Small-subunit ribosomal RNA from a Phycisphaerae bacterium, 1485 nucleotides, folded computationally.

């Protein structure tokens, strides 16, 4: 100098958000244990369990006043040390442990009635005498332990006398009462007293765990008087007297526990703990007892009793490790039967010294803390190996290694020595120094999904496994396992257990209670807590100062010592506390005085369903009687049960009965709450206003307590009209123990008594004060207007609504607070189990009040948000319905599907949105399936190596169903050389091999792409701004309007994007341009006739470009808008008609069999080739179609008018043949030129005459045609013949709003042909109905409820059945604990008696007390228990559907009854109920 330096969060409830709230994690720590690993040293530390039991050794001796023999030395005399024994001191310390103990303890402070050996100081004394006894000797008993008798002996052992400063007692006269010697002559002792130091005994105050499911306890109990006892006070003990004493500030009881200094953690306050060290206490095998002594009721003393162990000759004895080691046991677990008294200390001793498992050391254990090391420097061929990948050349491990150089800590070996040693002697153990050798002997553990630092590959496939929480794993796992790499620590690392922290999650610091858990149902009031203004006093609280104390160690600071550190030493600070004294006097308290504003009273007014009792009224209802009357009434969604011709219902009259009180009447009034309503009277409680007259703080709150307390329910007695649990019947229903209906008993009503609970709610305790307003009611008072109804203004009380600041998680609240403060009470601490069990208490009972745990989950919850949904609401739209037209469902056939069958009937598609769908062409092929026969680098691609010069191709033969297999013949191309023959080389092919090909194999839930659907519905979003803590909202809502989020207006929004619309194509009108193959008006030619020809561009048409339509104009409506309605003009009018065009997204929708593609699988086969078969099979069912059932028709004959397409392995004319399909033949045409090609319905004429027909055409037979390698399975077509069902279709269901439906034909794609009645397109003829939105379906917007978010195909409740777990009851059974009463009564103190004794002692008996033991009645705790009750949990059990939406009967609370179950019903209550209407109020103008 310094000593006050300190505060972090995260994961997890949801689709998302904010909040509440629990669970979990990161930190530090430990007397630890376990797993893997382990080099050295220092300092610490180590039986936490069985205070269960212990073998063996040691842990308390010493002194020498007395004291023999044996022993040692010595020849002997003699000397010496030591034991037993007598005696002194010590053994009450030291050491161990924490069983007991909740106060007899401990901590702090204070105190008075005490003791004290050894030590110190002071005073005084130490004279005389005596008798024993142990040891010893002798002799007995006994197995032993031990012990008897006789003789004899010493003392600092024992006794007597004397003296006595002081001492004790005292009736103040007096009485009692001590000693020990030894000696080396230095001294050491002894006795009495006084004082001291230190130590101890006793007392008080304060503090010291949990439990009230322990509420009353106590007879020596509380006090007094007198005694006894003790060192001393005291009911400590006794006799007597009194009746006290303790207790909600928790007595008494139960459980647990040694206490403290301190330790761990924490920012602190706290919380948890009390191992090592220190202080105190308690204990010593269990229980009791005293003796000795200064001190004990005595760890290694004594006596007695019990348990246990041991010895025994069975007669008796011995023992006590909770001392140090050690054993065994227990346990997850804790060390050596070590060395030494050298140091420190203790005992004895004059001393030397002796003793000391205290202690000093060592050993064992990574148990903890601290330190050191396992090398350092260089070194890139970035080696090998291993692993990864964008993969076959790059990356990682990695300067890491090898290799080169250097160093020597520690361990190892050798030698030496200061130091621990002080007055000498003395070192168990440690420590220090020097030398030697050699990189040699020395690295692991956990983790890598998030929290949380660190990632890839492979294997596995909800398996194996992981996991602290959330959670991973069902074929691409950074989460399992292995590998590689990485991260964190490091002689350790993890795990488990435990404490604190985080946790403000018990909140003193520092929380809450409307809805999340939480305000008592309400009041009165006791204790307690808190309390108005002024003055005085006091000084308990409070503040300041000072003194004492708060042991040391520890923590903190400074300095110092071990090489550093851990560790240790010195000094300081601190110990936040307690006590004494002094000062202050504001505030609180206390005492006193005073005041009036709090509180209360008085006087005068005043409103009211406040309460109790009695009397009384009308309406309605039911019943009874009578009259009229005559068939129904009643009831429901519809019915039925029920009532009625013995006269109901209806109606009139009369009577009886009980209950409830219409209108007034209202968000109105009163009351503490529950609650209170016809009228009148009596009695009675409370409130308000005005006056400011009185008292003078008399107040507020209120644990316990007391009172009141809806409905239901209970008891007794009445009453009983209505309604109505239970019950009965009828319906409904799958069932209907319900909802609905008909009846109906308790009850509902009264009196008295109980019960004491409700969503007893404002889910908001009471009181006081303060903090913007606006407005509506109720009720007072005052003022104004001359008075007055009324009105206005002001001021109180009271009931509402809106709203500011503020508060709040938000919803909301907001002078009636949930704001800001104060006081007091009650209550909460995750969900479930459970308001349950047990216990207590109250009740007649039902049950109420009080009130847990085991176990289980990671949530349960509040408010708000966005969606979705509703058997919620509003608005709007759509061929959604309605209005119409035509169909389907019935028939036959076609086609697709299911199912069945099969060797195979390949596969896919599955509500709408699969089913004439993939397939716009299955006889072979297709073809993916089946059977059989073949091939294996392959039917197809690429690369590479080798081969050899023909094997290939081509031709032919054999075999075969073919594919194929076997064989024969033949022999190519480019280049170079060469005349040529030929040679060389190369590419392709071929062969052999390697890589690979191939897969319509799997996964559409790994994917791309494409597609369907909502839906051509009008929606879906963004930027900036604004609002909200936030998710989100706003914009996009609202008012109009539209086909439209189309447009307009308003507007905290302003803009924008994807969609809508428009732009594009076709079509409808006109114009311009252009006229061939198209056209032909006028002019010509020509023909039987025809644009056939010359010509022409006028027209039609063709196909290019333009125009035109924009609500532009007029009228009306409308907000001076957008727009709508009507009109004019126009070819067309409000999108003119049609097409293409499909937002964000949804359905794990569809497709791995179009294609592409990850992964997996097959590889002489799941590949590939071939033949045949199958995809066409047929009891049955469904979808989509065609043709019909006929006369608006059918048949025959005649006759008219399209558009759009297609045509070269093609369309094919005219002509001829055939009844026809078709054949022969081939002009023309790559097409506005030729062909397909006849359009059909229509129109005209004729027939048929209502019939299974001149309808309908299935089926079948025969004969043919065509395509094709081939028509058996399995083609189409033609002719003749045959001539089925069917006479308009049940429930149900589909399409269509105009050139549409209906109807008629034509064309095309695919295609050899065709199963096409399908699909796509084209034109001809050509309607009806609606102009609406109640309903069904779907959709859009707004709003509302929600317990849904996988989003209603959601969620979810209870019984029953199965398994597992914990728990309550239970006839009992077993054990523990504490007391009570009685019996017995050891040892022992004390008292008494007797005996004996010179003395001191002693012996025997007896009384009180009394351990152990026994008996008895209970109390309490635990274990177990047949059976039984509920509870919790457990992917896919059973029955129903209770709740969440109006959850389909709104739900819930209390109560009562009933019922398989959720539940149902009655009575009263609540809104935490949706919806509609009305009333009222508020906001704005």
């Nucleotide at each position: 100098c310094a000593a006050u330096u300190g505060a972090a969060g995260a994961g997890u409830u949801u689709g998302a958000u904010c909040c509440u709230g629990g669970c979990u994690c990161a930190g530090a720590u430990u007397g630890a244990a376990c797993g893997c690993u382990g080099g050295c040293g220092g300092c610490g530390u180590g039986g936490c369990u069985a205070a269960a039991a212990c073998a063996u050794g040691c842990a308390a001796g010493u002194c020498c006043g007395g004291g023999a023999g044996a022993c040692c030395c010595g020849c002997a005399a003699g000397g010496g040390a030591a034991a037993a024994c007598c005696g002194g001191c010590g053994c009450a310390a030291g050491g161990g442990u924490g069983a007991g103990g909740a106060a007899u303890a401990c901590a702090u402070u204070c105190g008075a009635a005490c003791g004290u050996g050894c030590c110190c100081u002071g005073a005084g004394g130490u004279g005389g005498g005596g008798g024993a006894u142990a040891g010893g000797c002798a002799u007995g008993g006994g197995a032993a332990a031990c012990u008897g008798u006789g003789c004899g002996u010493a003392a600092u052992a024992c006794c007597c006398c004397a003296u006595g400063u002081g001492c004790u007692c005292u009736a103040c006269g007096g009485a009692g009462g001590a000693a020990a010697g030894c000696u080396u002559c230095g001294g050491c002792g002894c006795c009495u007293c006084a004082g001291g130091a230190g130590c101890g005994g006793c007392g008080a105050a304060u503090g010291u765990c949990c439990u009230a499911u322990c509420a009353g306890g106590u007879a020596g109990u509380u006090g007094g008087c007198g005694g006894g006892g003790u060192a001393a006070u005291g009911g400590c003990c006794c006799a007597c007297c009194a009746a006290g004493c303790c207790g909600a500030a928790g007595a008494c009881g139960g459980g647990u526990a040694g206490c403290a200094g301190g330790u761990g953690u924490g920012a602190g306050a706290g919380c948890a703990c009390g191992g090592c060290c220190u202080g105190c206490c308690a204990c010593a095998u269990c229980g009791g007892g005293a003796c000795u002594g200064a001190g004990a009721c005595a760890c290694u003393g004594c006596c007695c009793g019990g348990a246990c162990u041991c010895c025994u000759a069975c007669g008796g004895g011995a023992g006590g490790c909770u001392g140090c080691a050690g054993u065994a046991a227990c346990g997850a677990a804790u060390a050596u039967u070590c060395c030494g008294c050298a140091a420190u200390g203790c005992g004895c001793g004059c001393a030397a010294g002796c003793g000391u498992g205290a202690c000093g050391g060592a050993g064992c254990g990574a148990c903890g803390c601290c330190g050191c090391g396992u090398g350092c420097a260089g070194g890139a061929u970035g080696a090998a190996g291993c692993g990864g990948c964008u993969u076959u050349g790059c990356c990682g491990u990695g300067u890491a290694a090898a290799c080169u150089g250097c160093u020597g800590u520690c361990a190892g070996g050798g030698g030496c020595u200061a130091c621990u040693a002080a007055c000498a002697c003395u070192g168990a153990a440690g420590a220090g120094c020097c030398c030697c050798a050699a990189a040699g002997g020395a690295a692991g553990g956990g983790c890598c999904g998030g929290c949380u630092a660190a990632u890839c590959c492979u294997g596995u496939g909800c398996c194996a496994g992981c996991a602290g929480c959330c959670g991973c794993g069902g074929u691409a796992a950074u989460a399992c396992a292995g590998g590689a790499g990485g991260c964190c620590c490091g002689a350790g690392c993890g795990u488990u257990a435990a404490u604190c922290g985080g946790a403000a999650u018990c909140a003193c610091u520092g929380g809450g209670c409307u809805u999340a858990a939480a305000g008592g149902g309400u009041g009165c009031g006791u204790a307690g807590g808190c309390g108005g203004g002024u003055c005085c006093g006091u000084a308990a609280g409070u503040g300041c100062g000072u003194c004492g104390u708060g042991a040391a160690a520890u923590c903190c600071c400074c300095c110092g010592g071990c090489u550093c550190a851990a560790c240790c030493g010195g000094g300081g600070a601190a110990c936040u506390g307690c006590g004494g004294c002094g000062c202050a006097g504001a505030c609180u308290g206390c005492g006193g005085a005073u005041c009036u504003u709090g509180a209360g009273g008085a006087a005068g007014c005043u409103a009211g369903g406040g309460g109790u009792u009695g009397c009384u009224g009308g309406a309605a209802c039911g019943c009874u009687c009578g009259g009229u009357g005559g068939a129904g009434c009643g009831g429901u969604g519809a019915a039925a049960u029920g009532c009625g011709u013995u006269g109901a219902g209806a109606u009139c009259g009369a009577g009886c009965g009980g209950a409830a009180c219409g209108c007034c009447g209202a968000a109105g009034g009163u009351g503490a709450a529950g609650a209170c309503a016809g009228g009148c009277a009596a009695c009675u409680g409370g409130g308000g206003c005005u006056u400011u007259c009185c008292u003078g703080a008399c107040g507020c709150u209120g644990a316990g307590g007391c009172a009141c307390g809806a409905a239901a329910g209970c008891g007794u007695g009445g009453g009983g009209a209505u309604c109505a649990a239970a019950c009965a019947g009828g319906a409904u229903u799958a069932g209907a123990u319900a909802c609905c209906c008909u009846g109906g008993u308790a009850g509902u009503c009264c009196a008295c008594g109980c019960u004491g609970u409700a969503a007893a709610c404002g889910a908001u305790g009471c009181a006081c004060a303060c903090u913007a307003g606006a407005u509506c009611g109720a009720u007072g008072c005052a003022g104004g207007u001359u008075u007055g109804a009324c009105c206005c203004u002001g001021u109180g009380u009271u009931g509402g609504u809106c709203g500011g600041a503020g508060a709040g998680a938000a919803a909301u609240u907001g002078u009636u607070a949930a704001g800001u403060g104060u006081g007091c009470c009650g209550c909460c601490u995750g969900g479930g189990a459970a308001g349950u069990a047990c216990g207590g208490u109250c009740g007649c009972a039902a049950g109420g009040c009080u009130a847990a745990a085991a176990c289980u989950c990671a949530a349960a919850g509040g408010a708000a948000u966005u969606g979705a949904c509703g058997g919620g609401g509003g608005c709007u739209c759509a061929c959604a319905c309605a209005a119409g037209c035509g169909g389907u469902g019935g028939a036959g056939c076609a086609u697709g599907u299911u199912g069945c069958u099969u060797a195979a009937u390949u596969c896919g598609a599955a509500g709408c949105a699969a089913c004439g769908c993939g397939a716009a062409g299955a006889a072979c092929c297709u073809u993916a399936c089946c059977u059989g026969g073949g091939c294996u680098u392959g039917a197809c691609a690429u690369g590479u190596a080798c081969g050899g010069a023909u094997u290939a191709a081509c031709u032919c033969c054999a075999u075969g169903a073919a594919a194929g297999u076997g064989g024969a013949g033949c022999c190519a191309c480019a280049g170079u050389c060469g005349c040529a023959a030929g040679a060389c080389c190369g590419g392709a092919a071929c062969g052999u091999g390697c890589a690979c090909a191939g897969g319509u194999g799997c996964u559409g839930c790994a994917u791309g792409g494409c597609u369907g659907u909502c839906g051509u519905c009008a929606g879906c979003u963004c930027g900036u701004g604004c609002u909200g803590u936030g998710a989100a909202g706003u914009g996009u809502c609202g008012g109009g309007u539209u086909a439209a989020g189309u447009c307009c207006c308003u507007u905290a929004a302003c803009g924008a994007g994807c969609g809508c619309a428009a732009c594009c194509c076709c079509u409808g009108u006109c114009g311009c341009u252009a006229g061939u193959u198209g056209c032909c008006a006028g002019c010509g030619c020509g023909u039987a006739a025809u644009g056939g020809c010359g010509g022409g561009g006028a027209c039609u048409c063709u196909a290019g470009c333009g125009a035109g339509a924009c609500u532009g104009c007029c009228g009306g409506u409308g907000u001076c808008a957008a727009a709508c309605c009507g009109g004019a003009g126009g070819a067309a009018g409000g999108u003119g008609g049609g097409g293409a065009u499909g937002a964000c997204g949804u359905c794990a929708a569809g497709u791995c069999c179009u294609c592409a593609u990850g992964g997996c699988c097959c590889u002489u086969a799941u590949g590939u080739c071939c033949a045949g078969g199958g995809u066409g099979g047929c009891a049955a069912a469904c979808g989509u179609g065609c043709u019909a059932c006929a006369a608006u028709g059918c048949c025959g004959c005649g006759u008219a008018c399209a558009g759009a397409g297609c045509g070269a392995u093609g369309c094919a004319a005219g002509a001829c043949c055939g009844c026809a399909a078709g054949g022969u033949g081939g002009a023309g045409c790559a097409a506005a030129u030729c062909g397909c090609a006849a359009a059909a319905a229509g129109c005209g004429c004729g027939g048929c005459c209502c019939a299974g027909u001149u309808c309908a055409g299935a089926u079948u037979g025969c004969a043919g045609u065509c395509u094709g390698c081939a028509a058996c399975u399995c083609g189409a077509c033609u002719g003749c013949a045959u001539g089925a069902a069917g006479u308009c279709g049940g429930a149900a269901u589909c399409g269509c709003u105009a050139g549409u439906a209906a109807u008629c034909g034509g064309g095309g794609a695919u295609c050899a042909g065709c199963c096409a009645u399908g699909c796509c397109c084209c034109g001809g003829u050509g309607a009806a109905u609606a102009a609406g939105u109640u309903c069904c379906u779907g959709a859009g917007c707004c709003u509302u409820g929600u317990a849904c978010a996988c989003a209603c195909c959601g969620c979810c409740c209870g019984u029953c059945a199965a398994g597992u777990c914990a728990u309550g009851g239970g006839a009992g059974c077993c054990g523990g604990g504490a007391g009570c009463g009685c019996c017995c009564g050891a040892a022992g103190u004390c008292g008494c008696c007797a005996c004996a004794u010179u003395u001191c002692a002693g012996u025997g008996g007896u009384g009180c007390c009394a351990a152990c033991g026994g008996c008895g009645a209970g109390c309490u705790c635990g274990g177990u228990g047949a059976c039984u009750g509920g509870g919790a949990c457990u992917a896919a059990g059973u029955c129903g559907u209770a709740a969440c939406a109006a959850g389909g009967u709104a739900g819930c609370c209390g109560u009562a009854g009933g019922a398989g179950a959720a539940c149902c019903u009655g009575c009263g209550g609540c809104u935490g109920g949706a919806u509609c209407a009305c009333c009222u109020c508020c906001u704005u103008u």
Annotation
The RNAcentral record of the sequence draws on ENA and SILVA. Rfam family: Bacterial small subunit ribosomal RNA. Rfam links the family to the GO terms structural constituent of ribosome and ribosome.